[in-house]
């Protein structure tokens, strides 16, 4: 220090998150030591128990108790020692807590009108009497706690008299006010009482600082202020009476919420933000709420009184208590300890002292809660052991890790020593036999947690399958997950490691340091102006700001820097110092302020001139239109994409007169002109407001801005009254249309128009606040001056200066688009606004309005983005251009019928599978009776139908019976091979039986793949490199202009070149030669084969930029790529296809393999493709012409001729491995001749009978062919749709490939052989440029709103219910005060609790009602993004299931 996340990509703006620290922490999981520190944050909720304040016999009297002496009892005396009283100090410290409290508090700073007990230091005195009262004791009353009377006692307890240095009190004379004693042989010690000083500590005042809220704007009656009294230690409305009517506030009064405050703490580069846990200093509480007494201190935590509420005693009459002390329970909670020692140090009470109290405090237990240190071993050890995981099967990794060899001993266990806190001469240690030292044992007792898909260090395998689960953000998970859970390996920190939770950084994300406002959020709709900010030269004063000296002060402690000490470290200790803040002092005067003067550049005024829809008022005018009345005239008019509603024979529309009414003002008219803005147009005319120019003159900063106020403010609406031609929400009707609550038509009220009053809002925009200053130009223009040129003079024309609108740009700016002296450049003033996006400009409160409603203006929940600008595509019912049987022009043709086939469905045991717009459907399939075959039923076989090892046996092999539907099963003859070897015996192959490695699988994933292929498309276009633009996606090139089939070619050109595609090579063909040839021939022919030639816009003429190139033209067999094929750029479509073939993974393994034998893939209500034959005369049959072809097939083959059969075919057997024979002839339409006569026919020819052929183990399911007989629909086909531009369509036969047989399919052959294109509007599709764009899964996108559903918070609601603060009334404790009185008390205002009413505020709740927001796949329509199919949008008003729609103004987003 940054990073990740909007987008297809970019830049930006903006939010969301992540990495650092920190933490009274708490939760998981895990756990060796020791130091140092911390520990109820929650219910300031309630506490059992036990300590937490006593202490002095040297202040005082008495009791017990022991021990001494006096001879024992008894008494007495002394000494010790205990207890309770009286007296004194102390119990206002010390500890605990943080509820209250925005100030009576706290921090810094001052300050005047106080008070102190113990301390310290001075000065005075300290005589001399005196009543009592507790303890005792004795009644008595009560359960108890306590409590009364009666007797006697002491004091450093009280009380009187003296005295008075001082002290109060007095103007003063004066006049009031004291003490106490104890201990000691004694020295003297402690005291005690009047002052008086210090120090310390405390009260008390003031100024400045101290969080949110204005949806809290007015607040206060003891309020402000005097004066008298009173009261206090002191000062004061503190209290009271009386006078005045002040005071305090937008620099936030007054009210609500929230909190103790500071030192310091965490965070931060700081400058802030955020906190106030341990320690320090205050301050506030002590169950809760009043009150006061004692005392130097209190309105008192372990002290009284009174009230509340709670708990415990109780004899029911009464009484006791207050852990926010230290332990501790119970409760509450995610959650925080021991009912320890010890007074040895520190400190503190009390004492003359020993000492006595001290849960302060010093230790020690708990708890990884936290910081800090330390160990769980070291050295060496490869065959890189086993295992584990992984893998390409080789191997890697775990890993020098382990075993194993040697060696230490921290920590730990045993034993022994053994400080130090202790000061001080002695004594005196809770911790503690503790730190620590020393031996001996023994590697021995010690390693988790999280992570591993970017951020962000670390990677694979296995399970699972949008399931289970993760996740801080962006996200993973739908069968190959590095993101889920497991292993394995890493990885990062360790006695810990993660989550959670808070705070601060990061966030320049509230910006002072350090941001914005044209479009991203943001300029108020415009102006005038208060207060406030901010102000022009120049000259004296001051010294407030401002700057400097200097002093005080800012506790300790923390933090900083040195050092010391604990083995180190946290820690502790000692020493040092900055900074800044405040307050006084002294000084400086350059800038600001303030006082005073002067000045003219800002401001303003005067003179004279000038433009103009500025503003109100009144009047006037002409075209239009409409309406009425009258004329001529007659059958339509009006309206629309087309209609129709409408008007018109009762006389429209048209046309002429006449009249009456309202509203707007053509033409001039403009990029023009005035106004702050809204906005302002006929002429006139009266009034009025601002502006500009020249020149001289006055005034002399008088100014800018501008919070709140004022005022103006389109259009729509609203109020009274008018008016109403034309227009025109609502509404009525016709029309569109699925619908049409619209667009479009016919009508038509509000409005619109006046006047007066409201309403305050617009996309009120230049989406740019005002003023001022400085910074290149040019070009048009309005207004006004000045000059030059012309000219008789003016116009016109040029220059200059200036006021104003415009357009284009340097520099700069800016995200970028764009601004650019009219700045969105560069500087100053001062005012307005913005902080992610939806909730929302909403609620809810206010204020304003007649009312719509408008201003002010949240939150709860919710999302991870929402936005700008530019980019490249895609797309448009957005342009421009341009291609193609695209479409027109044509010719034939589907779609209707009958049959063939192919698909869908539907049926089946099965009807195997795969294709599905264009690109699936006569496609795989160039041949399903068995085979094929994959599908079904049945019956077999398990190392197997196939292949490769390993073992045993045998032997090649062939023939036969049996059962069986076959496969298969059971058995019987037969017979002995090949290589090497004398020979036994071995090998190759091959059977069979066995084992397991392993086969096999048309099972499954074409969304895991290779290869193959469709398509868009032969469409012309895809790119790169170097350069140059641009922050950057990205452009340029490749775009312009011409051409071209063509990104083909030329020309211009910040491009210059390349590359894949085009075109050419390649093959057929058309012509012509050579040159071979036999199986054709009469033949210099023909054909075949091999070459060559031939054409290139080569040549003339025109156009064209002297260009490419285009038109014509001549020659030529062929003329502009002559014809036709192969050839398919980058890349789309998760297109196809795992069933052709490979091939990852995954599944079956006496089955999903594998074999048989029958069936199925041929099913048949039905759609639908793509054919074939037809409906007929251009035909249809007969006959007859020996009419004319090409590709091509042939030995399992083609089959001549002859001869039998109506025929299919049969016999037959020449030829032929093929330019020889053969299929194959007469090819068939064609041609001529006869008929037939328009009809279900001499048309079709389907079905179905009967007879026969041929293949083939087998035609029943299920072939084809022949005769005979039958003779179905069909009369040319709806909406719609195909194919074709020349040897092309149509038509006519004919070969071939598959193949035992089977072609209406399919691929090739030649015959005859047309029509037509004007043209690109219009349909599809492509391509190039340019616009829009809210699209990028790319228009089959994308996206609004009701309505149904379900979850969420949050608003109104008749109400209930509870809290808080006031107000008024009742009642009124204990207290101090005040009166009064028999001194017993009464009695009185004030007042805490209590009771009560009317209000207020805040919250909970609440039947139902409204939106809202969120939810993979509901319902309706399509409102917006493209000209979104009606251009959107904004303000308004009316309407409508919803998106909306209309109506008037307004904006260009």
């Nucleotide at each position: 220090a940054g990073a990740g996340u909007u987008u297809g990509a970019u830049c930006c703006u903006g939010g969301c998150u992540c990495a650092g620290g920190a933490u009274u922490a708490a939760c998981g999981u895990u756990g060796g030591c020791g130091g140092c520190g911390u520990g109820c944050a929650u219910a300031a909720c309630a506490c059992a128990u036990g300590c937490a304040a006593g202490u002095u016999g040297a202040g005082c009297g008495u009791g017990g108790c022991u021990u001494u002496a006096g001879u024992u009892u008894a008494c007495u005396a002394a000494a010790g020692u205990c207890u309770a009283g009286c007296a004194g100090c102390g119990g206002a410290c010390g500890g605990c807590u943080g509820a209250g409290u925005a100030a009576u508090g706290c921090a810094g700073g001052g300050g005047a009108a106080c008070g102190u007990a113990c301390c310290u230091u001075c000065c005075a005195g300290u005589g001399g009497g005196g009543c009592a009262u507790a303890g005792c004791c004795c009644a008595u009353c009560g359960a108890a706690a306590g409590a009364u009377g009666g007797g006697g006692u002491a004091a450093u307890a009280c009380c009187g008299c003296a005295u008075a240095c001082g002290a109060u009190c007095g103007c003063a004379a004066g006049a009031u006010c004291a003490a106490a004693g104890c201990c000691g042989c004694a020295a003297g010690g402690c005291g005690c009482u009047g002052g008086a000083u210090g120090a310390g500590c405390g009260g008390c005042c003031u100024c400045u600082g101290u969080c949110c809220u204005a949806u809290c704007a007015g607040g206060u009656a003891g309020u402000u202020g005097g004066u008298g009294g009173g009261g206090u230690a002191a000062u004061a409305g503190c209290c009271u009476a009386c006078c005045a009517a002040g005071c305090c506030u937008a620099u936030g009064a007054c009210g609500g919420g929230u909190a103790g405050c500071u030192g310091g703490u965490c965070u931060g580069a700081g400058a802030g933000g955020a906190u106030g846990a341990c320690c320090a200093g205050c301050c506030a509480g002590a169950u809760c709420g009043g009150g006061a007494c004692u005392g130097a201190g209190a309105c008192a935590c372990g002290g009284c009184c009174c009230g509340a509420a709670c708990u415990c005693c109780u004899a029911c009459g009464g009484g006791a208590g207050g852990c926010a002390g230290c332990a501790g329970u119970u409760g509450g909670g995610a959650a925080u300890u021991u009912u320890g020692c010890g007074c040895a140090a520190u400190g503190g009470a009390c004492g003359a002292a020993a000492g006595u109290c001290u849960g302060a405090c010093g230790c020690a237990g708990c708890g990884a809660c936290g910081c800090c240190g330390c160990g769980u071993g070291g050295a060496g050890g490869a065959u890189g052991a086993a295992g584990g995981c992984c893998u390409u099967c080789g191997g890697g990794u775990u890993g020098u890790a382990a075993a194993c060899u040697c060696c230490u001993u921290u920590u730990g266990a045993u034993g022994g020593g053994g400080a130090g806190u202790a000061a001080u001469u002695u004594g005196u240690g809770a911790a503690c036999g503790u730190a620590c030292c020393c031996a001996u044992c023994g590697a021995a007792u010690a390693a988790g947690c999280a992570c591993c898909g970017g951020c962000u260090a670390a990677c694979u395998c296995c399970g699972u399958g949008c399931c289970a689960g993760c996740a801080g953000c962006c996200g993973c998970g739908g069968u190959a997950a590095g993101a889920c859970g497991g292993a394995g390996g890493g990885u990062g920190c360790a006695a810990a490691c993660g989550u959670u939770g808070u705070c601060c950084g990061g966030a320049a994300u509230c910006a002072c340091u350090g941001g914005g406002c044209g479009u991203a959020a943001a300029g108020c709709g415009c102006a005038u102006g208060u207060a406030g900010g901010c102000g022009g030269u120049u000259u004296a004063g001051u010294a407030a700001g401002u700057c400097u000296u200097g002093u005080a002060u800012u506790a300790a402690a923390g933090a900083c820097c040195g050092a010391u000490g604990c083995u180190u470290a946290a820690c502790a200790u000692c020493g040092g110092g900055u900074c800044a803040g405040u307050a006084c002092u002294a000084g400086a005067u350059a800038c600001u302020g303030c006082u005073a003067g002067a000045c003219u550049a800002g401001a303003g005024g005067a003179a004279g001139a000038c433009a103009g829809g500025g503003g109100u008022a009144c009047g006037u005018g002409g075209a239009a239109c409409u309406u009425u009345a009258g004329g001529u005239g007659u059958a339509g008019g009006a309206g629309u994409g087309a209609a129709a509603u409408c008007c018109g024979u009762a006389g429209a529309u048209a046309u002429c007169u006449a009249a009456a009414g309202g509203a707007a003002c053509a033409c001039c008219a403009a990029u023009g002109g005035c106004g702050a803005a809204g906005g302002c147009a006929g002429c006139g005319u009266a009034c009025u407001g601002g502006g500009u120019c020249u020149u001289u003159u006055c005034u002399g900063a008088c100014g800018c801005u501008g919070a709140g106020a004022u005022g103006c403010g389109a259009a729509a609406g609203c109020g009274u009254g008018g008016g109403g031609a034309g227009c025109a929400a609502a509404c009525g009707g016709g029309a569109u249309u699925a619908g049409a609550u619209a667009c479009c038509c016919c009508g038509g009220u509000a409005g619109u128009c006046c006047a007066c009053g409201c309403c305050g809002u617009a996309a009120a925009c230049g989406a740019u606040g005002c003023c001022g200053a400085c910074u290149a130009g040019u070009u048009c223009u309005u207004g006004g001056a000045g000059g030059g040129u012309a000219u008789c003079g003016a116009c016109c024309c040029c220059c200059u200066c200036u006021u104003g609108g415009a357009g284009c740009g340097a520099a700069g700016c800016u995200a970028a688009c764009g601004c650019g002296u009219u700045a969105a450049g560069u500087c100053g003033g001062c005012c307005g606004c913005c902080u992610g996006g939806g909730g929302a400009g909403u609620a809810c409160g206010a204020g304003c309005g007649c009312a719509a409603g408008c201003u002010u203006a949240a939150a709860a929940c919710u999302c991870a983005a929402a936005g700008g600008a530019a980019u490249u595509g895609a797309c448009g019912g957005g342009g421009a251009c341009c291609u193609g049987c695209a479409c027109a022009a044509g010719c034939g043709g589907u779609g209707g019928a009958g049959c063939g086939u192919g698909u869908g469905g539907u049926u089946u045991a099965a009807u195997u599978c795969g294709u599905c717009a264009c690109u699936a459907a006569a496609c795989g399939a160039a041949a399903a009776a068995c085979c094929u075959u994959a599908c079904c039923a049945a019956g077999g076989c398990u190392u197997g139908a196939c292949a490769u090892c390993c073992c045993g046996a045998g032997g090649a092999g062939g023939u036969c019976u049996g059962g069986g539907a076959a496969a298969c099963c059971a058995g019987a003859c037969u017979g002995u091979g090949c290589c090497c070897g004398c020979a036994a015996g071995g090998g190759a192959a091959u059977u069979c039986g066995g084992u397991g490695a392993a086969a096999g699988g048309u099972g499954u994933u074409g969304c895991a793949c290779g290869g193959u292929u469709g398509u868009c498309g032969u469409c012309a276009g895809c790119u790169c490199g170097u350069g140059c633009u641009g922050u950057g996606a990205a452009g340029u090139g490749u775009c312009c202009c011409g051409u071209u089939c063509a990104g083909u070619c030329g020309g211009u050109u910040a491009a210059c070149g390349a590359g894949c595609g085009c075109a050419a090579c390649c093959c057929c063909u058309a012509c012509a030669c050579u040159g071979u040839g036999u199986u054709g021939u009469a033949u210099u022919c023909u054909c075949a084969c091999a070459g060559u030639g031939g054409a290139c816009u080569g040549c003339c003429c025109c156009g064209g930029u002297c260009a490419a190139c285009g038109g014509g033209g001549a020659g030529g067999a062929a003329g502009g790529c002559g014809g036709g094929g192969a050839c398919g750029a980058c890349g789309u479509c998760a297109a196809a296809u795992c069933a052709g073939c490979g091939u990852g993974a995954u599944c079956c393994u006496u089955a999903c393999g594998u074999c048989u034998u029958g069936g199925g893939c041929u099913a048949c209500a039905c759609a639908c493709g793509c054919g074939c034959u037809a409906c007929a005369a251009u035909g249809g049959g007969a006959a007859g012409u020996a009419a004319c072809a090409a590709u091509g097939g042939g030995u399992u083959g083609c089959c001549a001729a002859g001869c039998c059969g109506c025929g299919a075919g049969g016999c037959g057997g020449a030829g032929c491995u093929a330019a020889u024979c053969c299929c194959a002839c007469c090819a068939a339409a064609c041609c001529u001749u006869c008929c037939c006569c328009c009809a279900g026919u001499u048309c079709g020819g389907a079905u179905u009978g009967g007879a026969g052929g041929c293949u083939g183990c087998a035609a029943c399911u299920c072939g084809c062919c022949u005769c005979c007989a039958u003779g179905a629909a069909g009369u040319c086909g709806g909406a719609a749709u195909c194919g074709c531009u020349a040897g092309u369509a149509a038509c006519g036969g004919c070969c071939a490939g598959u193949c035992a047989g089977c072609a209406u399919a399919u691929g090739g052959c030649c015959g005859u052989g047309a029509a037509u294109a004007c043209g690109u509007u219009c349909u599809c599709a492509g391509g190039u440029c340019u616009u829009g764009u809210a699209c990028a899964c790319a228009c089959c996108g994308c996206c609004c709103g009701u309505c149904a559903a379900g979850c969420c918070a949050c608003g109104a609601a008749a109400g209930u219910c509870g809290g808080g603060a006031g107000c008024g009334c009742c009642c009124g404790a204990a207290g101090a005060c005040g009166c009064a009185u028999u001194u017993a008390u009464g009695c009185g205002g004030c007042u805490a609790c209590g009771g009560u009413g009317a209000g207020u505020u805040c919250g909970a709740u609440g039947a139902u009602c409204a939106g809202g927001g969120c939810u993979a796949a509901g319902u309706c329509g399509u409102a917006a993004c493209a000209a979104g199919g009606u251009a959107u949008c904004c303000g308004u008003a009316c309407c409508g299931g919803a998106a909306g729609g209309u109506g008037c103004g307004g904006a260009u987003g």

Overview: A computed fold for a 1453-nucleotide RNA from a Candidatus Berkelbacteria bacterium, annotated as small-subunit ribosomal RNA. The RNAcentral record of the sequence draws on SILVA. It matches the Rfam family "Bacterial small subunit ribosomal RNA". NCBI's taxonomy places the organism under Bacteria, Bacteria candidate phyla, Candidatus Berkelbacteria. The coordinates come from a structure-prediction model, not an experiment, and the mean pLDDT is 85.